[in-house]
RNA sequence: AAGGCUUUAGCUUAAUUAAAGCACCUGAUUUGCAUUUAGGAGAUACAGGUUAAAGUCCUGUUAGCCUUA
Repeated sequence: AAGGCUUUAGCUUAAUUAAAGCACCUGAUUUGCAUUUAGGAGAUACAGGUUAAAGUCCUGUUAGCCUUA
């Protein structure tokens, strides 16, 4: 320099509806911790485009990985 793949919650994954497990916060339970239980907050990497409707399709950029030179 060229080509390819992947970017969703703090982490790991789903998704015709943006959901789940672990983690985090609050209450109850306990002398206290843990466990249990009831609830809560939190994300589509960024910017455009197509569409009635985009996490999904298209383009560009950032980041990571791989191959070639």